Transfer RNA from a Pirellulales bacterium, 74 nucleotides, folded computationally. NCBI's taxonomy places the organism under Bacteria, Pseudomonadati, Planctomycetota, Planctomycetia, Pirellulales. Rfam family: tRNA. From the family's description: Transfer RNA (tRNA) molecules are approximately 80 nucleotides in length. Model confidence (mean pLDDT): 81 of 100. The same sequence occurs in records of 2 taxa.
RNA sequence: GCCUAGGUACGCCAACAGGCAGAGCGGCUUGGCUUAAACCCAAGUGUUUGCGGGUUCAACUCCCGCCCUGGGCA
Numbered sequence: 001g002c003c004u005a006g007g008u009a010c011g012c013c014a015a016c017a018g019g020c021a022g023a024g025c026g027g028c029u030u031g032g033c034u035u036a037a038a039c040c041c042a043a044g045u046g047u048u049u050g051c052g053g054g055u056u057c058a059a060c061u062c063c064c065g066c067c068c069u070g071g072g073c074a
Base pairs, nucleotide, nucleotide: 001073002072003071004070005069006068007067010026011025012024013022019057027045028044029043030042031041032040050066051065052064053063054062
């Protein structure tokens, strides 16, 4: 340099033949349980979807450029 997969919450990660962004699991907070704590149970708590444009009534999703990460080729 070229090809390819990916970037969504504090972490992991769904949603995508465009149509309500959190569906989950952790985390955190509060309550219950306990002598106290851990475990366990219950409730609560979350997103300018990597950045900038374009298309569209509507974009995480499509198109263009750039940045970052993994893999392959030279």